[in-house]
Description: This is a predicted structure of a 76-nucleotide RNA (Glycine riboswitch aptamer) from an uncultured Pelagibacteraceae bacterium. Its mean pLDDT, the model's own confidence on a scale to 100, is 76. It matches the Rfam family "Glycine riboswitch aptamer". Rfam's curators write: This family represents the bacterial glycine riboswitch.
RNA sequence: CAUAUUAACUCUGGAAAGAGAUAAAUUCUCGCCGAAGGAGCAAAAAUCUCUCAGGCACACAGACAGAGGGGGUUUU
Numbered sequence: 001c002a003u004a005u006u007a008a009c010u011c012u013g014g015a016a017a018g019a020g021a022u023a024a025a026u027u028c029u030c031g032c033c034g035a036a037g038g039a040g041c042a043a044a045a046a047u048c049u050c051u052c053a054g055g056c057a058c059a060c061a062g063a064c065a066g067a068g069g070g071g072g073u074u075u076u
Stems, first nucleotide, its partner, number of pairs: 004073002009068005018030004031056003037052001038050003
């Protein structure tokens, strides 16, 4: 220097589940969702399970996927 692999970061796609009451709300009541995170089980790992947090018009968020990216690492 190149190849391979790959992090942050950027763009795109991205599910589910709500009503009522109150003048109003960051309020109250009873439900509901599972794909940020977290916890539990499994030899390890989970999209499994639990919902503490989070969410249940839109928005924001969003596991995961594709593309870009190219710090680090490895081999030659």